[in-house]
Model confidence (mean pLDDT): 81 of 100. Predicted 3D model of a 74-nucleotide RNA (transfer RNA) from Micromonas pusilla CCMP1545.
RNA sequence: UCCCCCGUAGUGUAGUUCGGUUAUCACGCCAGCCUCUCACGUUGGCGACCCGGGUUCGAAUCCCGGCGGGGGAA
Numbered sequence: 001u002c003c004c005c006c007g008u009a010g011u012g013u014a015g016u017u018c019g020g021u022u023a024u025c026a027c028g029c030c031a032g033c034c035u036c037u038c039a040c041g042u043u044g045g046c047g048a049c050c051c052g053g054g055u056u057c058g059a060a061u062c063c064c065g066g067c068g069g070g071g072g073a074a
Stems, first nucleotide, its partner, number of pairs: 001073007010027003020057001028046006050066005
């Protein structure tokens, strides 16, 4: 310098194929119930699409640029 892959709650992860319901699940955190108390269990809640621009009625998803991580070639 070039090529490929990846970036989603505090952590991990589904959803991208084929753009369309309130963005999924687990752990976590908070509250209630349960218990003499804790733990377990149970119910409810909190919290996210790396950044900028474009296309579109509508973008996590498609296009362009950037940033970051990983791999490969020279």